[in-house]
Annotation: A computed fold for an 86-nucleotide RNA from a Polyangiaceae bacterium, annotated as c-di-GMP-I riboswitch aptamer. Lineage of the source: Bacteria > Pseudomonadati > Polyangia > Polyangiales > Polyangiaceae.
RNA sequence: UCCCGAAAAAGGCAAACCAGUCGUGAGGCUGGGACGCAAAGCCACGGGUCUCCCCCUGAAAGAGAGGAGACAGCCGGGCCACCGAA
Repeated sequence: UCCCGAAAAAGGCAAACCAGUCGUGAGGCUGGGACGCAAAGCCACGGGUCUCCCCCUGAAAGAGAGGAGACAGCCGGGCCACCGAA
């Protein structure tokens, strides 16, 4: 240095839910709060899930095509990174 992840040490992040706020919405932000996380740090590159607009079809529900978005705590991938037992 790389791989790896402990009944180690120092710490870190923060699910659901609640309040406020932004957004048509998925959802984001702030505060509270902890389900959990060895990358639950960052990145929309691939897959997936979700939302909106439009077209088409249909009695309706829904399905299909196109476009724009969201989710990194869905998976894969890329980059950076604390500690050092087996």
Its Rfam family is "c-di-GMP-I riboswitch aptamer". Rfam describes the family as follows. GEMM was predicted in a large-scale screen for bacterial structured RNA regulatory elements. It was read from a public genome assembly, where an Rfam model found it.